[in-house]
RNA sequence: CGAGUUGGCCGGGCAGUCGCUGUUGGAUACUGUUUCAGUAUCUGGUGGAGGAAAGUCCGGGCUCCAAAGGGUGUGGCGCCAGGUAACGCCUGGGGGGCGAAAGCCUACGGAAAGUGCAGCAGAGAGCAGACCGCCUAAGCUACCGUCAGGUAGCCGGUAAGGGUGAAAGGGUGCGGUAAGAGCGCACCGCGUGACUGGCAACAGUUCACGGCAUGGUAAACCCCGCCUGGAGCAAGACCAAAUAGGAAUCCUAGAGGUGUGGCCCGCACUGGAUUCGGGUAGGUUGCUUGAGGUGUCUGGUGACAGGCAUCCCAGAUGAAUGAUUGCCCAGACCUGUUUACAGGUUGGACAGAACCCGGCUUACAGGCCAACUCGAGCU
Numbered sequence: 001c002g003a004g005u006u007g008g009c010c011g012g013g014c015a016g017u018c019g020c021u022g023u024u025g026g027a028u029a030c031u032g033u034u035u036c037a038g039u040a041u042c043u044g045g046u047g048g049a050g051g052a053a054a055g056u057c058c059g060g061g062c063u064c065c066a067a068a069g070g071g072u073g074u075g076g077c078g079c080c081a082g083g084u085a086a087c088g089c090c091u092g093g094g095g096g097g098c099g100a101a102a103g104c105c106u107a108c109g110g111a112a113a114g115u116g117c118a119g120c121a122g123a124g125a126g127c128a129g130a131c132c133g134c135c136u137a138a139g140c141u142a143c144c145g146u147c148a149g150g151u152a153g154c155c156g157g158u159a160a161g162g163g164u165g166a167a168a169g170g171g172u173g174c175g176g177u178a179a180g181a182g183c184g185c186a187c188c189g190c191g192u193g194a195c196u197g198g199c200a201a202c203a204g205u206u207c208a209c210g211g212c213a214u215g216g217u218a219a220a221c222c223c224c225g226c227c228u229g230g231a232g233c234a235a236g237a238c239c240a241a242a243u244a245g246g247a248a249u250c251c252u253a254g255a256g257g258u259g260u261g262g263c264c265c266g267c268a269c270u271g272g273a274u275u276c277g278g279g280u281a282g283g284u285u286g287c288u289u290g291a292g293g294u295g296u297c298u299g300g301u302g303a304c305a306g307g308c309a310u311c312c313c314a315g316a317u318g319a320a321u322g323a324u325u326g327c328c329c330a331g332a333c334c335u336g337u338u339u340a341c342a343g344g345u346u347g348g349a350c351a352g353a354a355c356c357c358g359g360c361u362u363a364c365a366g367g368c369c370a371a372c373u374c375g376a377g378c379u
Base pairs, nucleotide, nucleotide: 001375002374003373004372005371006370007369008368009367010366012328013327014326015325016324017323018322020048021047022046023045024044025043026042027041028040029039030038031037032036050350054361055360057359058358059357060356061355062232063231064230065229075227076226077225078224079093080092081091082090083089094108095106096105097104098103109223110222114221115220116217117216131162132161133158134157135156139154140153141152142151143150144149170188171187172186173185174184175183189212190210191209192208193207194206195204196203197202236285237284238283239282246276247275248274249273250272251271256270257269258268259267260266292311293310294309295308296307297306298305299304329348331346332345333344334343335342336341
């Protein structure tokens, strides 16, 4: 310098003007009986989005309902150890796969309890299988024969070789055989047990035994182990209009009220007042001090835990966090020129809290830092 890998961080800055919203102080006016409180106006101070606020996929806190406990069911998880409030998350390790390496990926319990499934090709795909090939030692038949036997066929044998397939029941070699075959043996692989190392998963140029089997599939049913009640801040709690309906008490009864009608009669409908309670609109609360942030020290490989100091850091509810101007900074483009430089134009992504945390996943212009691997050059 080039090509990569991993982890972490930032994700425009400063200033002015005009606004929005939370909170707090002051002044004035009004209301309530005063201290004081409330409302309105003006004014000052101060706080005001994110790394994902997103998807709402997991796990918790909190709230209500149900509930002794247990079983069944449902759903989920599944190598080992640790972390955590908890997890399907994270850390470290083991096995397997990929890469030249740094490193990356992994749904990784059980197929010897049972059931199911497997297109095409192929002779055969599940208590394996003779299509081609190889072999006629034994048995039978026919023919020949110099009576040793030979040829052809039948009955058969054979999983070494070819061929099909994703997959055909360990591999190589020697022996063996009619030809073959773990049929026998050696080595490799595999399984079981022991020993050694490790908390464990597991590993081992270790030892012994077993000729080697019951092929695959469990993100198919299933079996084993562990976890699992439901609904969610529109949870829940409190205050509480108008209208309608309800309850109680009191009052009035042949009266009163309403409608029709110009009015009376008539006709039709109908008790009135006060208090109480439920509930609706609306308001208050829940609401932001929390498994909290920052710094530092200690323990740990690490996730993380603990001590000390310090800080308070959005709480809206048709829902604020914005608009605009100037300067600067990455970046992009154009022109001039000497790789540098000068001038001009442009210019910052994904996105938007709504009860709160811990994760995961997804989106993201551009930039910075650290560690590591490989290659080339120079010293």

The RNA shown here (Bacterial RNase P class A) has 379 nucleotides and comes from Endozoicomonas sp. Rfam family: Bacterial RNase P class A. Rfam classes the family as a ribozyme. Of the family's consensus pairs, 95% are formed in the model. The gene name in the source record is rnpB.